[in-house]
């Protein structure tokens, strides 16, 4: 210089005038001053913790739901970071739901002859029938020949064809042609060595190879999960309705039951309805008042901001990560504040100019906190840094 691979940071700045909110002061209760005020995702609500309640023998099983090579780190994780096996790129590096297929069930679509106790379509060999040339004949017949038979039998999984997949691959011998039928190397099973904490790796022996694939179908092993969630929950607590309590006032008549207190059926009275009476139907036929006291509602307050906190220094680890010092205080909240406009500079895009410059337009990427952290995902104009790969030039 180009092409790329990985990580990591910013994501408009400065000033000025008004507005909002929370905390603190100060007020002549009008208001004033000080101080703080969104983000890497606040998102999405996937995960996995804290926090709180429920519920429980704190055990164990069962059913759902999840994970899934190995070590390691976390408060834990399905997160992360080291390794391993695959699997792609010339490399840097990236991509991997990566436990079982001899426990069962089950599936393998289309094409294909054959798809799971394999399979013969085309080939390829063999034997017979035929056709055709062509020699030979003792005229019946034989022998060769073919780059002959939509002709019949058989033999081969080497070769074509079909599929995601055809019962280990390459080769060489072997055979009539073929075949782990034989051998040699990779591949595989199985036993030991040898190195690694292990995943696994290497290397021997040995076994011709013996039972394809799919578990993001059911299953099966091994580990986890107890249920809701800040409208969790704690306290405080009116009015009015209802409840308990103690006093005060009120509770007609008959009957029954019971020593009483009280009940119970029945009536006078009251009350409503049928326009009023006459009748008649239904309700009521004992409760009211002061004060206190428990429970909820409404409302108010914590829960709610000093922590798995954030910055820098040292030590410890390949690293995630711990550990120890120092130093900081950093939105709160309740249907919700964090905003607007000026200038100036940045940027980005048009125009005009031969350049130098001038002007316009945009307000400038995705989005906005609500108990609170750790992850993960997902969206993000435009921009800086840093390692590191390959090519080519140049000294």
């Nucleotide at each position: 210089u180009c092409a790329g691979a990985c990580g990591g940071c910013c994501g408009g700045g400065c000033g000025g005038u008004c507005g909002c909110g929370g905390c603190c002061c100060c007020u002549u209760c009008g208001g004033g001053g000080g101080u703080c005020g969104a983000g890497g995702a606040a998102a999405g609500u996937c995960c996995g913790g804290g926090c709180u309640c429920c519920a429980c023998g704190a055990c164990g099983a069962c059913a759902u739901g999840g994970c899934g090579g190995c070590g390691g780190g976390u408060a834990a994780c399905g997160c992360c970071c080291g390794c391993c096996g695959g699997g792609g790129g010339u490399a840097a590096c990236c991509c991997u739901a990566g436990g079982g297929a001899u426990a069962g069930c089950g599936c393998c679509a289309c094409a294909g002859a054959g798809a799971g106790c394999a399979g013969a379509c085309c080939g390829c060999c063999c034997g017979c029938c035929u056709u055709c040339g062509c020699c030979c004949u003792u005229c019946g017949g034989g022998a060769c020949g073919a780059c002959g038979g939509c002709g019949c039998g058989g033999g081969u999984a080497a070769g074509g064809g079909u599929g995601a997949a055809a019962g280990g691959g390459u080769g060489c011998g072997g055979u009539a042609a073929g075949a782990g039928c034989g051998c040699a190397c990779c591949g595989g099973g199985u036993c030991g060595c040898u190195g690694g904490u292990a995943a696994c790796a290497g290397g021997g022996a040995u076994c011709g190879c013996a039972u394809g694939g799919c578990a993001a179908g059911c299953c099966c092993c091994g580990c986890c999960a107890g249920g809701a969630g800040c409208a969790a929950g704690a306290c405080c607590g009116a009015a009015u309705a209802g409840g308990g309590a103690u006093c005060c006032c009120g509770c007609g008549c008959c009957g029954g039951a019971g020593c009483a207190a009280u009940c119970c059926g029945g009536u006078a009275g009251g009350g409503c309805c049928g326009u009023c009476g006459c009748c008649g139907g239904c309700c009521u036929g004992a409760g009211g008042g002061c004060u206190c006291c428990g429970g909820g509602u409404a409302g108010g307050u914590c829960g709610c901001g000093a922590g798995a906190a954030c910055c820098g220094g040292c030590c410890c680890g390949c690293g995630a990560g711990g550990g120890u010092c120092g130093g900081u205080c950093c939105a709160g909240a309740g249907g919700a504040a964090u905003g607007a406009c000026c200038g100036c500079c940045g940027c980005g895009u048009c125009c005009c100019g031969c350049a130098a410059g001038g002007g316009g337009c945009g307000g400038c990427a995705c989005a906005g906190a609500a108990c609170c952290c750790g992850g993960c995902u997902u969206a993000c104009a435009g921009g800086c840094c840093g390692u590191c790969u390959g090519a080519u030039c140049u000294u």

The RNA shown here (Bacterial RNase P class A) has 395 nucleotides and comes from Phenylobacterium sp. The prediction has a mean pLDDT of 77. It was read from a public genome assembly, where an Rfam model found it.